The RNA shown here (transfer RNA) has 72 nucleotides and comes from Niastella vici. Lineage of the source: Bacteria > Bacteroidota > Chitinophagia > Chitinophagaceae > Niastella. Rfam family: tRNA. It is annotated as a transfer RNA. Rfam describes the family as follows. Transfer RNA (tRNA) molecules are approximately 80 nucleotides in length. The prediction has a mean pLDDT of 80.
[in-house]
RNA sequence: GGAUGAAUAGCUCAGCGGCAGAGCGUUCCCUUGUUAAGGGAAGGGUCGAAAGUUCGAAUCUUUCUUCAUCCG
Numbered sequence: 001g002g003a004u005g006a007a008u009a010g011c012u013c014a015g016c017g018g019c020a021g022a023g024c025g026u027u028c029c030c031u032u033g034u035u036a037a038g039g040g041a042a043g044g045g046u047c048g049a050a051a052g053u054u055c056g057a058a059u060c061u062u063u064c065u066u067c068a069u070c071c072g
Stems, first nucleotide, its partner, number of pairs: 001071007010024004018055001026042005048064005
């Protein structure tokens, strides 16, 4: 220099163009003699950045940034 892939909650990851979710973790409550286990609830997100398409974009298109792999 070229090619491909990834970027979404604190972590690991889902998410056919139509309300952003799960598991773990955190906080609170129930249960228990205590802890653990179990049950319930809450909080936590400018969906990497900027433009475009669309009535509507995490999702489609373009550029950029970072990371990983491959080729030279």